[in-house]
Context: one part of a larger RNA
RNA sequence: UGACGGGGGCCCGCACAAGCGGUGGAGCAUGUGGUUUAAUUCGACGCAACGCGAAGAACCUUACCUGGACUUGACAUGCAUUGGACCGGUGUAGAAAUACACCUUCUCUUCGGAGCCGGUAUGCAGGUGCUGCAUGGCUGUCGUCAGCUCGUGUCGUGAGAUGUUGGGUUAAGUCCCGCAACGAGCGCAACCCCUGUCGUUAGUUGCCAUCAGGUAAUGCUGGGAACUCUAACGAGACUGCCGGUGACAAACCGGAGGAAGGUGGGGAUGACGUCAAGUCCUCAUGGCCUUUAUGAUCGGGGCUACACACGUACUACAAUGGCAACUACAAAGGGCUGCUAAACAGCAAUGUCAUGCUAAUCCCAAAAAAGUUGCCUCAGUUCGGAUUGGAGUCUGCAACUCGACUCCAUGAAGGUGGAAUUGCUAGUAAUCGUAGAUCAGCAUGCUACGGUGAAUACGUUCCCGGGCCUUGUACA
Numbered sequence: 001u002g003a004c005g006g007g008g009g010c011c012c013g014c015a016c017a018a019g020c021g022g023u024g025g026a027g028c029a030u031g032u033g034g035u036u037u038a039a040u041u042c043g044a045c046g047c048a049a050c051g052c053g054a055a056g057a058a059c060c061u062u063a064c065c066u067g068g069a070c071u072u073g074a075c076a077u078g079c080a081u082u083g084g085a086c087c088g089g090u091g092u093a094g095a096a097a098u099a100c101a102c103c104u105u106c107u108c109u110u111c112g113g114a115g116c117c118g119g120u121a122u123g124c125a126g127g128u129g130c131u132g133c134a135u136g137g138c139u140g141u142c143g144u145c146a147g148c149u150c151g152u153g154u155c156g157u158g159a160g161a162u163g164u165u166g167g168g169u170u171a172a173g174u175c176c177c178g179c180a181a182c183g184a185g186c187g188c189a190a191c192c193c194c195u196g197u198c199g200u201u202a203g204u205u206g207c208c209a210u211c212a213g214g215u216a217a218u219g220c221u222g223g224g225a226a227c228u229c230u231a232a233c234g235a236g237a238c239u240g241c242c243g244g245u246g247a248c249a250a251a252c253c254g255g256a257g258g259a260a261g262g263u264g265g266g267g268a269u270g271a272c273g274u275c276a277a278g279u280c281c282u283c284a285u286g287g288c289c290u291u292u293a294u295g296a297u298c299g300g301g302g303c304u305a306c307a308c309a310c311g312u313a314c315u316a317c318a319a320u321g322g323c324a325a326c327u328a329c330a331a332a333g334g335g336c337u338g339c340u341a342a343a344c345a346g347c348a349a350u351g352u353c354a355u356g357c358u359a360a361u362c363c364c365a366a367a368a369a370a371g372u373u374g375c376c377u378c379a380g381u382u383c384g385g386a387u388u389g390g391a392g393u394c395u396g397c398a399a400c401u402c403g404a405c406u407c408c409a410u411g412a413a414g415g416u417g418g419a420a421u422u423g424c425u426a427g428u429a430a431u432c433g434u435a436g437a438u439c440a441g442c443a444u445g446c447u448a449c450g451g452u453g454a455a456u457a458c459g460u461u462c463c464c465g466g467g468c469c470u471u472g473u474a475c476a
Base pairs, nucleotide, nucleotide: 001476002475003473004472005471007470008469009468010467011466012465013464015460016459019424020423021422022421023420026315027314029312030311031310032309033308034306035305042053043052064301065300066299067298068297070295073124077123078122080120081119082118083117084116088103089102090101091100092099093098106115107114108113126290127289129288130287131286135284136283137279138278139277140275142273147186148185149184150183151182152181153162154161155160166177167176168175192267193266194265195264197235198234199233200232201231202230203229207224208223211222212221213220238261241255242254243253244252245251317417321376322375323374324373325372326371333364334363335362338357339356343352344351345350383414388409389408390407391406392405393404394403430452431451432450433449434448435447436446
């Protein structure tokens, strides 16, 4: 100087407390461990692994296993030699890879050759093989915590100290005052984006107050530029004003005006460093290993197994509910190998026909909880939907291993969950749907969007984590 202390002081955080909802019990989905297996590819392991890499394993992917074929090779480039255009199509054998046969078939040229394809030889290719404890890059974490440092000066023999400590204050090393310090840098804040109010400009594909026309009905038509909206530029909030407290300071408390008040709300933004944290399977890369195999190709299988254990979700156990009928109100997205209206067929998944849209124009598209009416009347039920049987639809060479969906039948556990444990402070929790990426098909996951919309916070004694000062130490 640090680190540590079941030392002290001060302070903060959904850390506790006050509340609301869960997990832990059931079924199922998914990941992991274990077990099994020819293989169940690999990585990730307290917080910070376990709906994680994987924004989508039937084949492919695929790295694993088994079997069949290859060895200058699936891919790159050089050189030597040699042959032929290549591509494409058909047939035979085969599980395919592949092999063979047949058909078709060049361009440029300085006439040497070159392009393209194949054979042979040789330099080499290849490796999701090992090492993340050799590395780059990227990422997680403490933590959006308020810290981490430097120059000069001063003090100290020196390691170092000071500044950065102290008194206040703040979300903040934020600011003020004081001070052997004076300044500065990286962080904080601000600058950026979205959102909340208003104005100006603009008016189609969006809008419809006024005027006119028209309809069974609709901005449907003429028209309008007000309103909404769209999207560009501005205004606006700065403790600016008033009162009080305070050291006459910084600031705090209350108030006014205001759409908004003291960082308005949300996002992006992550200092010096820590964990030899994670990743050699994104990529790059040193070293090592491999080279008729640890490379590469094809068929099939596996990654989907199943006495079990754990994590994370979904659906429930019902009456604040279930079912049926009627009826209302979003936002944000996506669409040409695409989204598909209307109509018709089907109980339905869906199909047929066909229309519009390269989109503020057309479509996906029905928002759902909510509301109104009726039935159910507390039961393992008109709760719950697992499981199983049958019949189908769609995607796709192909749904057996192993897809999703529909209909009929079946109708399991489950009556609110032990110890324990977790999220959340406001448009939040809870609850309700919608869209997107990936994607042929496959979503209870992920990401985004809006609808309805709470309770509680006395407070900091205690648990956990963190910051500053101080103290002890046989630790470095």
The part of an RNA shown here (small-subunit ribosomal RNA, 3' major domain) has 476 nucleotides and comes from an uncultured prokaryote.
The RNAcentral record of the full RNA draws on ENA.